Predicted 3D model of a 92-nucleotide RNA (c-di-GMP-I riboswitch aptamer) from an Anaerolineae bacterium.

[in-house]
RNA sequence: ACUCGAUAAUGGCAAACCCGGCGAAAGCCGGGGACGCAAAGCUAUGGGUCUAAGGACAUUUCCAGAAUGUCUAUGACCGCCAGGCCGCCGAA
Numbered sequence: 001a002c003u004c005g006a007u008a009a010u011g012g013c014a015a016a017c018c019c020g021g022c023g024a025a026a027g028c029c030g031g032g033g034a035c036g037c038a039a040a041g042c043u044a045u046g047g048g049u050c051u052a053a054g055g056a057c058a059u060u061u062c063c064a065g066a067a068u069g070u071c072u073a074u075g076a077c078c079g080c081c082a083g084g085c086c087g088c089c090g091a092a
Stems, first nucleotide, its partner, number of pairs: 004090002012037002017032006035079001041085003045082003048077003054072008
């Protein structure tokens, strides 16, 4: 230095749930709270997942418009798996 990784040290993050806010929703932000995490730091690049406001199509209808269904990301998730970037500590 690399791989790797403790019942080590110093610190860190924070699932569910609750409260407040934003959003059509998924979800996000703040506070509380800890299930877990050695990258649970950053990045939507590939796969995957979630949502469907808007749009397309179909059906119904009183044919204005509306309702319902299907599809759709330009929305979202890195605490799903890979990839990329960066990083603390040092027993075996």
Source information: Its mean pLDDT, the model's own confidence on a scale to 100, is 88.